[in-house]
This is a predicted structure of a 69-nucleotide RNA (transfer RNA) from a marine eukaryotic metagenome. Its Rfam family is "tRNA". By type it is a transfer RNA. The sequence is in RNAcentral, with records from MGnify.

RNA sequence: UCCGUAGCUCAGCUUGGAUAGAGCACUAGCCUUCUAAGCUAGGGGUCGAGGGUUCAAAUCCCUUCGGGC
Numbered sequence: 001u002c003c004g005u006a007g008c009u010c011a012g013c014u015u016g017g018a019u020a021g022a023g024c025a026c027u028a029g030c031c032u033u034c035u036a037a038g039c040u041a042g043g044g045g046u047c048g049a050g051g052g053u054u055c056a057a058a059u060c061c062c063u064u065c066g067g068g069c
Stems, first nucleotide, its partner, number of pairs: 001068004007024004017055001026042005048064005
């Protein structure tokens, strides 16, 4: 100095806003002789941790943990 958000890879942060998203994977169904592919539906994350500011925090501030340079 950069990164940490779903099982994996990431977006969203700069400029705070109402149920936090995508792809892949996973589960079920359809299709198929079976598998794969395809189609439909579904489950899954209190955003590394703690605290603060605020009506409201993934987003701003402080501390801290882990990783890269």